[in-house]
A computed fold for a 550-nucleotide part of an RNA from an invertebrate metagenome, annotated as large-subunit ribosomal RNA, domain I. The prediction has a mean pLDDT of 84.

Context: one part of a larger RNA
RNA sequence: GGCUACUGGUGGAUGCCUUGGCAUCAACAGGCGAUGAAGGACGUGUUUACCUGCGAAAAGCCUCGGGGAGCUGGAAAGAAGCUUUGAUCCGGGGAUGUCCGAAUGGGGAAACCCGGCGGGAGUAAAGUCCCGUCAUCAUUGACUGAAUACAUAGGUCAAUGAGGCGAUACCCACCGAACUGAAACAUCUCAGUAAGUGGAGGAAAAGAAAUCAACCGAGAUUCCCAUAGUAGCGGCGAGCGAAGUGGGAAUAGCCCAAACCGUUUUCCUUGUGAAAGCGGGGUUGUAGGACCGUUCAAAAGAUCAGUAAUCUCUAACAGAAGACCUCAGGAAAGUGGCACCAUAGAGGGUGAUAGUCCCGUACGUGAAAGAGAGAGCUGGCAGGAACGGCACCUGAGUAGGGCCGGACACGUGAAACCCGGUCUGAAUCUGGGGAGACCACUCUCCAAGGCUAAAUACUCGUUGAUGACCGAUAGUGAACCAGUACCGUGAGGGAAAGGCGAAAAGAACCCCUGUUAGGGGAGUGAAAUAGAACCUGAAACCAGUAGCUU
Repeated sequence: GGCUACUGGUGGAUGCCUUGGCAUCAACAGGCGAUGAAGGACGUGUUUACCUGCGAAAAGCCUCGGGGAGCUGGAAAGAAGCUUUGAUCCGGGGAUGUCCGAAUGGGGAAACCCGGCGGGAGUAAAGUCCCGUCAUCAUUGACUGAAUACAUAGGUCAAUGAGGCGAUACCCACCGAACUGAAACAUCUCAGUAAGUGGAGGAAAAGAAAUCAACCGAGAUUCCCAUAGUAGCGGCGAGCGAAGUGGGAAUAGCCCAAACCGUUUUCCUUGUGAAAGCGGGGUUGUAGGACCGUUCAAAAGAUCAGUAAUCUCUAACAGAAGACCUCAGGAAAGUGGCACCAUAGAGGGUGAUAGUCCCGUACGUGAAAGAGAGAGCUGGCAGGAACGGCACCUGAGUAGGGCCGGACACGUGAAACCCGGUCUGAAUCUGGGGAGACCACUCUCCAAGGCUAAAUACUCGUUGAUGACCGAUAGUGAACCAGUACCGUGAGGGAAAGGCGAAAAGAACCCCUGUUAGGGGAGUGAAAUAGAACCUGAAACCAGUAGCUU
């Protein structure tokens, strides 16, 4: 020096555990904000660095309920206190709520600086302090009011509203790429996607046929399954890709404009005038309505407000049955034995594995206050039909057309239908649109105004439940004071880090020493090779001891 074995050290794998995550389901909620939000800064305790709570009334104040013996948060300890005259704690309502922040009196390098006006405190008078108020924009109203006579612009005041945040979610609109694919690339694709902007709601959007269909018929919209990767589109490449219809989910239909009648105001060329406003009327396609004439009905509302039985939510209450004997054990819930309850043998805890020890669970009970739902009732509002006549009305710079674009599964194509720019431009029910160029016939529908629950999409969040989900290099980045430490000028990036024991019983006292280290005794404990660098304690690596060997 090597090999083997053992004993240790180092190290922190593995096993076991779980306070944290992940996913799904159900119900709820789907907003907060000038009555100042979200988010912060600074304060606030008996001692207080941090977290949590709170706001100069500052780990809290008042009140109404619950609850019933301890309490002064995490968090020990001392000190000082509170509490059956009901504390701490839990829930409802209220008060207070510095400064910044939309931030809004002006400014500003956020948490700071400086003001005006009114009132108050104080001062000899000031300085100073306290309370209230003063941003902008929009709409409405009032008062004023130029050039310029009326007027208008403008100005002032008042009332009301808005502003910002939020879930990187869902929805609508506007705007709108490229990488990529086409094995290159330009039409095409990616894709009307991503990014950007605006807006809204708990959903949004869409929506009661100028729709489809096919000579049979259907009957608003939305969503799902099929139709179907079909018909088609396509440098007919890559690719893109319907609809009718059938089956389901859910169902709900309505209101204006106009004709006509009445009325108010204004205007002028005073007329059977015009315009604007208001009330009635009226709302459709086998046409309907107005008007004139005739006749008949009294039903019921997805509507608004009030009231309200009842139910639910926001604290809780009550809740059966073994302190049973035995054994080994540190400890019984385990073993053996004998009992009992069960609308409760879900789950968790307790010194090992507990229906009967504790918390609970099943079945029941419960609200002063606040919130939600809400049958019913009251009031408001809305809310019919038939026949005959007449020919007044039924959405105009609209429909349609030319040119150019967009969008339709459809790339200009035979390219309809729909939307826009531009130039044009009808008809008026004996009317008009559509049925994929166009024409005829036939069928079908009624544009140029508006509203509309449900079925559908999503989840920052609350409550409950579940898991052939993870178990500390996993599961969230984060089980732990984590969006922290740290890095970066910045946008931004972004960790590591869990476990003594049943209970601190956390090692009094003694000894060594270079003395807050480390160790040896003693003591605790079932165990200290469980001693805080603490469960288990693998391997690499290091040492010691023994044997063999060079």
Its Rfam family is "Bacterial large subunit ribosomal RNA". RNAcentral holds the full RNA, with entries from SILVA.